[in-house]
Formats: sequence, C1' cells, structure tokens
RNA sequence: GCGCCCAUAGCUCAGCUGGAUAGAGCAUCGGUCUACGGAACCGAGGGUCGGGCGUUCGAAUCGCUCUGGGCGCG
Repeated sequence: GCGCCCAUAGCUCAGCUGGAUAGAGCAUCGGUCUACGGAACCGAGGGUCGGGCGUUCGAAUCGCUCUGGGCGCG
C1' cells in the first nucleotide's frame, strides 16, 4: 500500500431480507427473604447503535467517507 471482517448499555453479545417502544446475560442500585451477608426471587436506572454526509415516508440495518481494532497478501 491492497483486500476482507468488526465497532450496539460499565462488560460479553443478539438484532443487520429497512417498519418505527433498541434487547438479553453479567455487573450496578432498590426491594422481598435472612440474626447479618451470600444465594434465590421481584423491580429500576443505564445506549443520540464509533464520527460525518447521503438515499428513503422511515436507517442499528443500505451507499460514500473518516477514525479505531483484527486477519490475510505484497
């Protein structure tokens, strides 16, 4: 330098044939339980979906570009 893949909650990830409330587990906080704690159960908070532009009635999802990371080739 070229090609491919990845970027969604604090962490690990799902969702990507466009459809409108963006989810799960763990973690955190609160409650129940317990002598206390843990476990278990119930509930809550937390994300402008890496940045920008575009296409569209509508974009996490499609296109272009930039940034960061991984793999391969030279």